[in-house]
RNA sequence: GGGCCUAUAGCAUAGUUUGGAUAAUGCGACAGCCUCCUAAGCUGUAGAUCGUGAGUUCAAGUCUCACUAGGCUCG
Repeated sequence: GGGCCUAUAGCAUAGUUUGGAUAAUGCGACAGCCUCCUAAGCUGUAGAUCGUGAGUUCAAGUCUCACUAGGCUCG
């Protein structure tokens, strides 16, 4: 230098196939219930502008392009 894969909440993942509507689940955090207290259990709340930027579209996490970071591979 060429090719491919990955990037979504504090962490781990789903959602990508077939674009369809203010993104889901588990763990964790916080609050409440329960308990003499803690743990467990139950209930609730907050937390993401989906790596960055642009484009296509009525509509983009999803398609296109460039770039960034990580990984694999060829020379």
Notes: Predicted 3D model of a 75-nucleotide RNA (transfer RNA) from a Candidatus Nanoarchaeia archaeon. Its Rfam family is "tRNA". From the family's description: Transfer RNA (tRNA) molecules are approximately 80 nucleotides in length. Its mean pLDDT, the model's own confidence on a scale to 100, is 80. The organism belongs to Candidatus Nanoarchaeia, within Archaea.